[in-house]
Description:
TPP riboswitch aptamer (THI element) from a Lentisphaerota bacterium, 103 nucleotides, folded computationally. Its Rfam family is "TPP riboswitch aptamer (THI element)". About the family: Vitamin B(1) in its active form thiamin pyrophosphate (TPP) is an essential coenzyme that is synthesised by coupling of pyrimidine and thiazole moieties in bacteria. Its mean pLDDT, the model's own confidence on a scale to 100, is 77. The organism belongs to Lentisphaerota, within Bacteria.
RNA sequence: GUCAUCCAAUCGGGGUGCCUGGGCCGAGUUGGCCCGCGCUGAGAUCACACCCGUAUAACCUGAACCGGAUAAUGCCGGCGGAGGAAAUUGUGAUGCCAGUCAU
Numbered sequence: 001g002u003c004a005u006c007c008a009a010u011c012g013g014g015g016u017g018c019c020u021g022g023g024c025c026g027a028g029u030u031g032g033c034c035c036g037c038g039c040u041g042a043g044a045u046c047a048c049a050c051c052c053g054u055a056u057a058a059c060c061u062g063a064a065c066c067g068g069a070u071a072a073u074g075c076c077g078g079c080g081g082a083g084g085a086a087a088u089u090g091u092g093a094u095g096c097c098a099g100u101c102a103u
Stems, first nucleotide, its partner, number of pairs: 001096001003095004007090004011053004016047001017039002020036006059084003065078004
């Protein structure tokens, strides 16, 4: 320094599923709630934790989507360079660029 990246502060955005066991409620063979355990993940409902804040992946829509796996599930991939989506400050650190001075 109308620069880049990281970091920090304050403010803000977001998600919380699936199986199974037990208990309770309703019902008429299935549903809801609570607790524990298991799976994936940064995070599975309050942790004040985790992730994210201009974005090619925090998150939402599409979506009761499509393909593949699984005990099951956005579990993996596609969709997706799609559409939407929440920010300011700071030499704090490093780099880069330019200028000045000294040798």